[in-house]
RNA sequence: UAUUCAUGAGGAGAGGCGCGAGGGAACUGACCCUGUGACCGCCCAGCAACCGACCCGAGAGGGCACGGUGCUACCGUCAGUCCCACUGGGGAACCAUGAGAC
Numbered sequence: 001u002a003u004u005c006a007u008g009a010g011g012a013g014a015g016g017c018g019c020g021a022g023g024g025a026a027c028u029g030a031c032c033c034u035g036u037g038a039c040c041g042c043c044c045a046g047c048a049a050c051c052g053a054c055c056c057g058a059g060a061g062g063g064c065a066c067g068g069u070g071c072u073a074c075c076g077u078c079a080g081u082c083c084c085a086c087u088g089g090g091g092a093a094c095c096a097u098g099a100g101a102c
Base pairs, nucleotide, nucleotide: 001101003100004099005098006097007096008095013044015043016042017041018040022033023032024031027080028079029078030077045072046071047070050068051067052066054063055062056061076094081091082090083089084088
């Protein structure tokens, strides 16, 4: 660069310190969190198993959780775009994360 592929209804502390007013991707509508300190940064803890390492296996694959990420309110908070047999269901788009490519 938003290019390829995969995943996004599961899981896991509203922990300690700091900061000080917004935050839940963008827009709209709603709903929720937040001076009882949110968001964000650091530390610790945990979840998970995308990539690497190690182990088992002929292989497919499995194990482990050492390393690199990532994640740890509410389905990506819900809806808005399309389709259907329409209190629901199935896609797309966008976004996020991982691995690759340039």

This is a predicted structure of a 102-nucleotide RNA (SAM riboswitch aptamer (S box leader)) from a Planctomycetota bacterium. The prediction has a mean pLDDT of 85. Of the family's consensus pairs, 88% are formed in the model. The organism belongs to Planctomycetota, within Bacteria.